The RNA shown here (c-di-GMP-I riboswitch aptamer) has 85 nucleotides and comes from Dehalobacter sp. 12DCB1. NCBI's taxonomy places the organism under Bacteria, Clostridia, Eubacteriales, Desulfitobacteriaceae, Dehalobacter.

RNA sequence: AAACGAUAAUGGCAAAUCUGUCGAAAGACAGAGACGCAAAGCCACGGGUCUAAGGCCGAAAGGUUAUGACAGCCGGGUUACCGAA
Numbered sequence: 001a002a003a004c005g006a007u008a009a010u011g012g013c014a015a016a017u018c019u020g021u022c023g024a025a026a027g028a029c030a031g032a033g034a035c036g037c038a039a040a041g042c043c044a045c046g047g048g049u050c051u052a053a054g055g056c057c058g059a060a061a062g063g064u065u066a067u068g069a070c071a072g073c074c075g076g077g078u079u080a081c082c083g084a085a
Base pairs, nucleotide, nucleotide: 004083005082012037013036017032018031019030020029021028022027035072041078042077043076045075046074047073048070049069050068054065055064056063057062
């Protein structure tokens, strides 16, 4: 330095659920709460998933569409703590 990851150390994050706020929704944020996580830090670049306000189609029902989301779906990129085997 790279890889690797322990019932080690120091710390960290926080699923479901509940409450409040924002949002058309998906979802986000804050508090409570811990299912889990060695990148569960960050980036929508590739794939995937969710939503469909607005647009388009339609007589309607409805269909379709991301410019909205998800990094705790999988890859990829990037930064970082510790050091047993």